[in-house]
């Protein structure tokens, strides 16, 4: 330098054919308990890597760039 995969909550990951983004764990609050832990219920937390484009509408399609991994030379 060429090609491929990935980037979504604090962490690990879903998200089907484009129609206003979720789970588990973690965190907070409450219940229970003499207390802690465990268990149960609830709550908060996201510019979906960045910038453009297409579209009535983009995590999703297109382009460029950044970062990580694999591969070819």
């Nucleotide at each position: 330098g060429g090609g491929g995969c990935g980037u979504u909550a604090g962490c690990u990951c879903a998200g089907u054919u484009g129609g206003u983004a979720g789970a588990g764990c973690a965190a907070g609050u409450g219940a229970c308990u003499u207390u802690u832990a465990a268990u149960c219920a609830c709550u908060g937390g996201g510019u979906c890597g960045u910038a453009g484009g297409u579209u009535c509408g983009a995590c999703u399609c297109c382009u460029a760039c950044a970062c990580g991994c694999c591969u070819c030379a």
The prediction has a mean pLDDT of 80.
This is a predicted structure of a 73-nucleotide RNA (transfer RNA) from Magnetofaba australis IT-1.
Rfam family: tRNA.
The RNAcentral record of the sequence draws on Rfam.